[in-house]
Formats: sequence, structure tokens, C1' cells
RNA sequence: GUCCCCGUAGUUCAAUUGGAUAGAGCGCAAGUUUGCGGAACUUGAGACUACAGGUUCGAGUCCUGUCGGGGACA
Repeated sequence: GUCCCCGUAGUUCAAUUGGAUAGAGCGCAAGUUUGCGGAACUUGAGACUACAGGUUCGAGUCCUGUCGGGGACA
């Protein structure tokens, strides 16, 4: 330099191939329980989906560019 894959809560992953309010586990906070903690149960906060545009009635999903990570070839 060329090509391919990936980027979604603090973290690990979903989202039925474009459809209604983006969910779950762990973690975090509060409560119940306990002599205190842990465990268990209940509730809650937390991501405008890497960034900027485009297509569409509608985009996490499709297209273009940029950034970051990984890989193949030279």
C1' cells in the first nucleotide's frame, strides 16, 4: 500500500437478516431478609449503537468517508 472482519451499558454478549419503547448475564445502588456480612429475592440507575454524512415512511442493521482494534497478501 491492497483486501477482509469487528466497534452496542463499567464488562461479556443479544437484537429473529430494515419495523413500534435497543434487551440479558455479571457488576453497581436501594430495599426485604440476617445479630453483622455473604447468599437469596425485589426494585432501580446505566448505551441517542466509535465519529460524520447519505438512502428510506422507518437504520444497531444498507451505502460512503474518517478513527480505532484484529487478520491475510505484498